[in-house]
RNA sequence: AGUCGACCGGGCGAUCGCGUCGAUCCUUUCAGUUUUGUUGCUGGAGGGAUCGCCGAGGAAAGUCCGGGCUCCACAGAGCAGGGGUGGUUGUUAACGGCAACCCGGGGUGACCCGCGGGACAGUGCCACAGAGAACAGACCGCCGGGACGGACUUGCACGAUCGGCCCGUCCCGGUAAGGGUGAAACGGUGGUGUAAGAGACCACCAGCGUUCCGGGUGACCGGGACGGCUAGGUAAACCCCACCCGGAGCAAGGUCAAGAGGUCGCCCGGCUUGCCGGGUGACUGCGCAGGCGCCCGAGGGCUGCUCGCCCGAGCCUGCGGGUAGACCGCUGGAGCACGUCGGCGACGGCGUGCCGAGAUGGAUGGUCGCCCUUCGAGGGAGCAAUCCUUCGAGGACAGGACCCGGCUUACAGGUCGACUCGU
RNA sequence: GGGCCUCUAGCUCAAUGGCAGAGCUGCGGACUUUUAAUCCGUAGGUUGUCGGUUCGAGUCCGACGGGGCCCACCA
Numbered sequence: 001a002g003u004c005g006a007c008c009g010g011g012c013g014a015u016c017g018c019g020u021c022g023a024u025c026c027u028u029u030c031a032g033u034u035u036u037g038u039u040g041c042u043g044g045a046g047g048g049a050u051c052g053c054c055g056a057g058g059a060a061a062g063u064c065c066g067g068g069c070u071c072c073a074c075a076g077a078g079c080a081g082g083g084g085u086g087g088u089u090g091u092u093a094a095c096g097g098c099a100a101c102c103c104g105g106g107g108u109g110a111c112c113c114g115c116g117g118g119a120c121a122g123u124g125c126c127a128c129a130g131a132g133a134a135c136a137g138a139c140c141g142c143c144g145g146g147a148c149g150g151a152c153u154u155g156c157a158c159g160a161u162c163g164g165c166c167c168g169u170c171c172c173g174g175u176a177a178g179g180g181u182g183a184a185a186c187g188g189u190g191g192u193g194u195a196a197g198a199g200a201c202c203a204c205c206a207g208c209g210u211u212c213c214g215g216g217u218g219a220c221c222g223g224g225a226c227g228g229c230u231a232g233g234u235a236a237a238c239c240c241c242a243c244c245c246g247g248a249g250c251a252a253g254g255u256c257a258a259g260a261g262g263u264c265g266c267c268c269g270g271c272u273u274g275c276c277g278g279g280u281g282a283c284u285g286c287g288c289a290g291g292c293g294c295c296c297g298a299g300g301g302c303u304g305c306u307c308g309c310c311c312g313a314g315c316c317u318g319c320g321g322g323u324a325g326a327c328c329g330c331u332g333g334a335g336c337a338c339g340u341c342g343g344c345g346a347c348g349g350c351g352u353g354c355c356g357a358g359a360u361g362g363a364u365g366g367u368c369g370c371c372c373u374u375c376g377a378g379g380g381a382g383c384a385a386u387c388c389u390u391c392g393a394g395g396a397c398a399g400g401a402c403c404c405g406g407c408u409u410a411c412a413g414g415u416c417g418a419c420u421c422g423u
Numbered sequence: 424g425g426g427c428c429u430c431u432a433g434c435u436c437a438a439u440g441g442c443a444g445a446g447c448u449g450c451g452g453a454c455u456u457u458u459a460a461u462c463c464g465u466a467g468g469u470u471g472u473c474g475g476u477u478c479g480a481g482u483c484c485g486a487c488g489g490g491g492c493c494c495a496c497c498a
Stems, first nucleotide, its partner, number of pairs: 001420008010371007018055002021052013057397001061408002064406005069249004076307004081245003085242002087101005102116001103114004117240002122238002124234003139179002141175010155165002187205006206230001208227008253328004261284011286320007299311003321497003335354008372395010424494007433447004441478001449465005471487005
């Protein structure tokens, strides 16, 4: 000068307050019991006072993943659909997390970064520029042939009046070496070859496919042989392959009264024989309106379709009224700390110890003093680095709401450990 | 607490991964005694922010930020 990992994230005291729980006392009310009655006793619930214990986080956040838990009356098969699943091997309750390794890229290095299957299964797209953009393409250039024109001597060789070599224009054709465009132009360098060129051929190199040998659990690595000379990018475009996938969420869900009412079944009675009244059982239950349905069956069991099986009498929509209740769920758990053993590690086994919030308009705070720390100003000491002292200002991000494991994001400042490079 | 949607000019909305546009509004001018209407011209954008994929992003992917909607019980 840097790289990685772990941890803390103010401390002490005084004082005024808040919440849960526990103890004691006072008080209100209810029930039981006692007394003729006043009353006494026991228990429950509410309120108040005093005392005591405890009382937010590394992210409690975003709600991005994965689970536990609860409900939906949990046979199943196929197609479709969804997936930020996507190197390998592990780890874990599970994961898209984590660890180690492989491959690619960056760095002198410690180390860091990578949504890291497939582009010879198929389809699509590649703007502008450029001649040509995907089994490509002749604009300039290079070369061959033809036509016309020029110069005809200062060149060459011929033939003998004009033509060829030369120059220019046009036409036909060859050529992917060179120029130029672009993010990208169909292997690279050198040679042979050719009219000029070209993997057309050769040598080396890069890369691809097939196959063999060796190492590794594996991704993959190292080496050999053969082949054809070369294969563009994009899948965070559709898609293909492998793998995975029920839905809703604690405002889940349950209890607190079963009365008035409603639906259905059974029984009894009455008669106008399909209605009324009574009893009883199950379900439901704030009211009203509309739609579909009650075995010719709505609806449900995985969002859509098909098949199949099961449950099945209710289901759906709209409008309106009232309440803003109590209790359970609720916090002891894949828990935390320490030690030890196995493992490179993530992590796991064993032993010992500990209990650390449960609010429901939502409790953790305010003030003062001292200390710590940063900055500014003044003074003093010292050669200097720096130290002492006085005053002032500042010390983050942010707060549980069913609970865990991760990821991501925000964060003043500080501590410790390991390692690298330079002097 | 939980579930979902959306963000482009001052406002309302367009844009197949290929130069970000339309209407209204604003500003200037013309017409008019003046205003309105009408006509002509013109301005206005880091597509909420930051990264990534791609030759190229308003669009595809992610992380943040802002705004909006829905839900309880019948005791």

This is a predicted complex of two RNAs, RNase P RNA and transfer RNA, with 498 nucleotides together.